[in-house]
Context: one part of a larger RNA
RNA sequence: CUCUCUCUAAGGAACUCGGCAAAUUGGCCCCGUAACUUCGGGAGAAGGGGCGCCUUUGAUUUUAUCAAGGGCCACAGUAACAAGAUUCAGGCAACUGUUUACCAAAAACACAGGUCUCCGCAAAGUCGUAAGACAAUAUAUGGGGGCUGACGCCUGCCCAGUGCCGGAAGGUGAAGGAAGUUGGUUAUUUGGGCCUUGUGCUCAGAGAAGCUGACAACCGAAGCCCCGGUGAACGGCAGCUGUAACUAUGACAGUUCUAAGGUAGCGAAAUUCAUUGUCGAGUAAGUUUCGACCUGCACGAAAGGCGUAAUGAUCUGAAUACUGUCUCAGAGAGAGACUUG
Numbered sequence: 001c002u003c004u005c006u007c008u009a010a011g012g013a014a015c016u017c018g019g020c021a022a023a024u025u026g027g028c029c030c031c032g033u034a035a036c037u038u039c040g041g042g043a044g045a046a047g048g049g050g051c052g053c054c055u056u057u058g059a060u061u062u063u064a065u066c067a068a069g070g071g072c073c074a075c076a077g078u079a080a081c082a083a084g085a086u087u088c089a090g091g092c093a094a095c096u097g098u099u100u101a102c103c104a105a106a107a108a109c110a111c112a113g114g115u116c117u118c119c120g121c122a123a124a125g126u127c128g129u130a131a132g133a134c135a136a137u138a139u140a141u142g143g144g145g146g147c148u149g150a151c152g153c154c155u156g157c158c159c160a161g162u163g164c165c166g167g168a169a170g171g172u173g174a175a176g177g178a179a180g181u182u183g184g185u186u187a188u189u190u191g192g193g194c195c196u197u198g199u200g201c202u203c204a205g206a207g208a209a210g211c212u213g214a215c216a217a218c219c220g221a222a223g224c225c226c227c228g229g230u231g232a233a234c235g236g237c238a239g240c241u242g243u244a245a246c247u248a249u250g251a252c253a254g255u256u257c258u259a260a261g262g263u264a265g266c267g268a269a270a271u272u273c274a275u276u277g278u279c280g281a282g283u284a285a286g287u288u289u290c291g292a293c294c295u296g297c298a299c300g301a302a303a304g305g306c307g308u309a310a311u312g313a314u315c316u317g318a319a320u321a322c323u324g325u326c327u328c329a330g331a332g333a334g335a336g337a338c339u340u341g
Stems, first nucleotide, its partner, number of pairs: 001336008010327002014325001019322001027051005036041001038150001052072008073077001085320007092312002097109002113148007125134003151307004156237003161234002163230005170225003176219002180215006188206007195198001238256005265299001266296001277293005
């Protein structure tokens, strides 16, 4: 010097990002216990007092224990070990639970509850090429999927776009069918040429039926166009100008655009850039914290809004007690390192 411990004058968080770490508290009995509250809690709230040994009496009738009185000793009687620190305020998440085995335990996930939607059973949905299996030896008080997330008060406006659901009049509309049009082929036939005169050979033209190629009026489903509905479907929820008898502000008016222009509630917020906004509280002094204000760059109603008792190894601010965290270090014990032997 390093590690693990013990103690420390005076002060007591001045340390530090931050009371991190350490210290304080601690058991049992008695008294006592606030706001708030979902009346269960909060609560071991907080805050006080007692505790050893001997003896007397009682409970009690013994074991064992308790209560009351008297006495004794020590610095100290839950004498060691074991063994809650507490309070106030706020954010988030209702809660118990789950999670990144090995840097994250949380405000993330889940959750009971809510709501929408699909599914009538050979169900929807999922796996499999299929057979088949799960769903389910279940049957809408059931099963699948999406979102939200206890509880309380609530959940506004917009269906123009996208999606979904419904509709069938009209437009479009494939394969397929098809009246018909047309090309090829040629039985036959017309004309020419040749000669061995033959229903001979060859060239050119016309050409029925059949076969075949192309085209085609018309018929032709869903879908799309179209017409409605639907937001706890995907989503969206404006601007400019003027105006009241001081000033300021603008209940009011005008105008443009839109599908409709953000309602209730909340708001410098886990969201506020400017910003350490302004005012108040707390401090001698407070970029954090709390209460307000509203000018919301860029909150807002199940990607839920706002509250909320209880809960939390959660996050933030404050306080009491306590302390070597610090002022500012010191002493000691054990282990190591080092030096010498």